[in-house]
About this RNA:
This is a predicted structure of a 265-nucleotide RNA (Bacterial large signal recognition particle RNA) from an Anaerolineae bacterium. The gene name in the source record is ffs. The RNAcentral record of the sequence draws on ENA. The coordinates come from a structure-prediction model, not an experiment, and the mean pLDDT is 79.

RNA sequence: UCGUGCUAGAUGGGGAACUGGCGGUGCCCUGUACCCGCAAACCGCCAUAGCGGGAUCGAAUUCCCUCUCGAGGGCUUUAGGGAUGGUCGGGACUGCCAGGCUAAGUGGUGAAGAAGGUUGGGUCCUGCGCGGCAGGAGCCUGUGAACCCCGCCAGGUCCGGGAGGAAGCAACGGUAAGCAGUCACUCCUGGGUGCCGCAGGGUUGCCUGGCUGGAGCUGGCUGGUCUGGUAAGCUGGCUGGCCCGGUUCGACAGGGGGUGCACGA
Numbered sequence: 001u002c003g004u005g006c007u008a009g010a011u012g013g014g015g016a017a018c019u020g021g022c023g024g025u026g027c028c029c030u031g032u033a034c035c036c037g038c039a040a041a042c043c044g045c046c047a048u049a050g051c052g053g054g055a056u057c058g059a060a061u062u063c064c065c066u067c068u069c070g071a072g073g074g075c076u077u078u079a080g081g082g083a084u085g086g087u088c089g090g091g092a093c094u095g096c097c098a099g100g101c102u103a104a105g106u107g108g109u110g111a112a113g114a115a116g117g118u119u120g121g122g123u124c125c126u127g128c129g130c131g132g133c134a135g136g137a138g139c140c141u142g143u144g145a146a147c148c149c150c151g152c153c154a155g156g157u158c159c160g161g162g163a164g165g166a167a168g169c170a171a172c173g174g175u176a177a178g179c180a181g182u183c184a185c186u187c188c189u190g191g192g193u194g195c196c197g198c199a200g201g202g203u204u205g206c207c208u209g210g211c212u213g214g215a216g217c218u219g220g221c222u223g224g225u226c227u228g229g230u231a232a233g234c235u236g237g238c239u240g241g242c243c244c245g246g247u248u249c250g251a252c253a254g255g256g257g258g259u260g261c262a263c264g265a
Base pairs, nucleotide, nucleotide: 001265002264003263004262005261006260009057010056011055012030013029014028015027020046021045022044023043024042034054035053036052037051038050063258064257065256066255067254068253072249073248074247075246076245080244081243082242084240085239086238087237088236089235090234093233094232095230096229097228098227099226100225101224102223104222105221106220107218108217109216116212117211118210119209120208121207122206123205124201125200126199127198128197129196130194131193133190134189135188136187137186138185140181141180142179143178149174150173151172157166158165159164
């Protein structure tokens, strides 16, 4: 150096969680990697830290150590930064809404005379009157009483010797209360009554006229300013996850190094 047979070892690893701790089942990552049995209120172990049974490879592309890389996970209110969701506030600034003032611009209006001043009328209030409407009463018309209303009272009744007299029903005529109507006239009462009249009051405001006055007035729009509101932008607190960064573990991959025994030639 070659061959044969073995042995250590390998046939996946890692993260979080669980646990006094380790490993496994289960979850996640990596990516392809023997089989059977056990296991989440779990299973098996104890720093040599899954156990039991079987199978294959086997000292190297495969085992061991180390370095680099860094999928992914944990922590990050014991550095930090960014954008963002929720919630509770603030109201300085920008915006938006409402109101007051102003009158620079614009519009309207004004020498066919503005503002202001003065003096009337209306609108308003009170009283009186007139009219109208409604209701009631009177007046008028009709009707209206078996008897207890009136007149006249046939017949009949009563009194009387008679002449005559008396009461009186019906009919007829009338009337009272009442009922109905007419609504012309008279009276009384009332009102969400009137382009009505008279007198008095008031005149803040509004409308309208006279006189005076002699150039402004108005505030629609824009602007300016002040006040109040809103909370979109903005801003403060709390809270949730995300990204970057920090820290920790770290699969896969790449580089370097290391590795036993026996026999034969």